[in-house]
């Protein structure tokens, strides 16, 4: 100053927060949702996964 390994940590997996587990990534990085004719229009979904809160919609009941 560079590579490569081991430990530690940290970010991060399309809108919030926790927990648990999984994966990816080392800051020049992971990650920033999809389709179409893209002028504009259309799908799913607060989780990556599982639960629990909270916001938001709909239907009931008191």
């Nucleotide at each position: 100053a560079u590579u490569a390994c081991u430990u530690u940590a940290g970010g991060u997996g399309u809108u919030g927060g926790a927990g648990u587990u999984c994966g990816c990534c080392u800051u020049u990085a992971a990650c920033c949702g999809c389709c179409c004719a893209a002028c504009g229009g259309g799908c799913a979904g607060a989780u990556g996964a599982c639960u629990c809160c909270u916001a938001c919609g709909a239907a009931g009941a008191a």
This is a predicted structure of a 62-nucleotide RNA (Fluoride riboswitch aptamer (crcB RNA motif)) from an Acidobacteriaceae bacterium. The sequence was found by an Rfam model in a public genome assembly.